[in-house]
Context: one part of a larger RNA
RNA sequence: UGACGGGGGCCCGCACAAGCGGUGGAUCAUGUGGUUUAAUUCGAUGCAACGCGAAGAACCUUACCUGGGCUUGAACCGUGAGAGGUACAGAGAUGAAAGUCGACGGAUCCGUAAAGUCGGAAAACUCAUAGAGGUGCUGCAUGGCUGUCGUCAGCUCGUGUCGUGAGAUGUUGGGUUAAGUCCCGCAACGAGCGCAACCCCUAUCCUUAGUUGCUUCCAUUAAGUUGAGAUAUCUAAGGAGACUGCCUACGCAAGUAGUGAGGAAGGCGGGGAUGAGGUCAAGUCAUCAUGGCCCUUAUGUCCAGGGCUACACACGUGAUACAAUGGUCGGUACAGUGGGCGAGGUAGCGAUACUUAGAUAAUCCCCAAAGCCGACCUCAGUUCGGAUUGUACUCUGCAACUCGAGUGCAUGAAGUUGGAAUCGCUAGUAAUCGCAGAUCAGCAUGCUGCGGUGAAUACGUUCCCGGGCCU
Numbered sequence: 001u002g003a004c005g006g007g008g009g010c011c012c013g014c015a016c017a018a019g020c021g022g023u024g025g026a027u028c029a030u031g032u033g034g035u036u037u038a039a040u041u042c043g044a045u046g047c048a049a050c051g052c053g054a055a056g057a058a059c060c061u062u063a064c065c066u067g068g069g070c071u072u073g074a075a076c077c078g079u080g081a082g083a084g085g086u087a088c089a090g091a092g093a094u095g096a097a098a099g100u101c102g103a104c105g106g107a108u109c110c111g112u113a114a115a116g117u118c119g120g121a122a123a124a125c126u127c128a129u130a131g132a133g134g135u136g137c138u139g140c141a142u143g144g145c146u147g148u149c150g151u152c153a154g155c156u157c158g159u160g161u162c163g164u165g166a167g168a169u170g171u172u173g174g175g176u177u178a179a180g181u182c183c184c185g186c187a188a189c190g191a192g193c194g195c196a197a198c199c200c201c202u203a204u205c206c207u208u209a210g211u212u213g214c215u216u217c218c219a220u221u222a223a224g225u226u227g228a229g230a231u232a233u234c235u236a237a238g239g240a241g242a243c244u245g246c247c248u249a250c251g252c253a254a255g256u257a258g259u260g261a262g263g264a265a266g267g268c269g270g271g272g273a274u275g276a277g278g279u280c281a282a283g284u285c286a287u288c289a290u291g292g293c294c295c296u297u298a299u300g301u302c303c304a305g306g307g308c309u310a311c312a313c314a315c316g317u318g319a320u321a322c323a324a325u326g327g328u329c330g331g332u333a334c335a336g337u338g339g340g341c342g343a344g345g346u347a348g349c350g351a352u353a354c355u356u357a358g359a360u361a362a363u364c365c366c367c368a369a370a371g372c373c374g375a376c377c378u379c380a381g382u383u384c385g386g387a388u389u390g391u392a393c394u395c396u397g398c399a400a401c402u403c404g405a406g407u408g409c410a411u412g413a414a415g416u417u418g419g420a421a422u423c424g425c426u427a428g429u430a431a432u433c434g435c436a437g438a439u440c441a442g443c444a445u446g447c448u449g450c451g452g453u454g455a456a457u458a459c460g461u462u463c464c465c466g467g468g469c470c471u
Stems, first nucleotide, its partner, number of pairs: 007471007015461002019425005026320008034311002042053002064306007078129005088105001092101003108121004133295002136293003142289002144284003147280001149278001154193006160169003173184003199272004204240007214229002218227002243266001246260001247258004322418001326377007338366003341358001344355004384415001389410007431453007
């Protein structure tokens, strides 16, 4: 000087408390450990690994295993040498494929007028070599990128001053703030990186514009359907608006308080992007790049099949439930993000099939569910719950056996609210309901977004955890 203390003081945070809903019990999905295996490829391991890399393992992917091949090799390229029906083209044979063998054909340029045949050249081939290749090792040799403390309020510098010096001061103190935010004081005076603001979305209004969007008035229709219109909505470009600006109280000030005014919004309005200096020899040599080491008829490379999907068990993250605030049936209403798709008709109980309008899109399509109305069920392992299994199909795709998703019929397991313990959340939030997208031939309970319905509670800071400042 830091760090630490079951030392002290001050202060924050869904940290506790107050509440709501979960996990831990069941079944299934998924990841991990372990075990097994020819192989179950590799990495990630307290918070900060475990629905993580993987925005999608049937083949491919694929790195693993078994077996079959190749050896200047799957791509690029330098040098030297060599051979001739050479390049090209390959019927056919063999094979699981890769590959191997290979008949009939068959070129270009120059010497040259004529050439498959003589000589040379280009291209290709063979051999040799320089060298390719390596998801082989080392993240404790590294770059780059990332996580974490933490969106915490901190981290420093110049000059001056103090100290023999390491260093201190400034940055401490008194107030205040979400904030090293600001004010006052002070041997300090200034400055930089952070904070805040500038950026984006959202809440109100104005101006401009009016199609594919909209409809107040006038007609018209089953329907903004059509004529028409430019008010309102909406769209998307530019502006306005919020600053403790005004009032009252307190205060030296900064600022704080107010069922104050005005206002769509009030004291950072709500959300996003934005992550200082550093810490953890944190993570990644398997995104990529790269030093060193290692392999070079193999640790490279091609192919077929298998594996990554195994299963006494243990853990994490989720989905579905255990029911009446519910289940089933019938009728009926209302979104937004986004994508490029497929309305309608016909057949089928259905997954779906056939046919096809429209649409390169504010034009056409994908397109809601909880909700509301009515009926049945009456507390049961049930008209709850749907695992598992049988069977018949549908779709994608060379191919669904290992190992895909979906549908019909049948089957109808555990489960009656979950021990110790533990997690999330403070408002359009939790809870609940569906929809879309990326990846993608096919495959979503995951992930990323979107809207619908829409709560309870916070006395307070003694305690648990983490953090900041002073001592």

Small-subunit ribosomal RNA, 3' major domain from an uncultured bacterium, 471 nucleotides, folded computationally.